[in-house]
RNA sequence: AUAUUUUAAAGGCAAACCUUAUGAAAGUAAGGGACGCAAAGCCACGGGCCUACGGAAUCUACUAUGGUAGCCGGGUUGCAAUC
Repeated sequence: AUAUUUUAAAGGCAAACCUUAUGAAAGUAAGGGACGCAAAGCCACGGGCCUACGGAAUCUACUAUGGUAGCCGGGUUGCAAUC
């Protein structure tokens, strides 16, 4: 430098739930807490999923410009181990 991810992990992240804040909601942020994670680091580009303030409609259905990277693909950076 390139390729791969079987065991392992110095160091790292943190689901549910609780509290506070924020938001129309979905959700997000901080603290506590660990179900798990080798990209559970970062980016909403494609698909999926969630929400529907506003819009449309007024019987219901609908709609992302709001979210989700811990749903999948893609892009990008990095740790460890092995060849």
Molecule: c-di-GMP-I riboswitch aptamer
Organism: Piscibacillus salipiscarius JCM 13188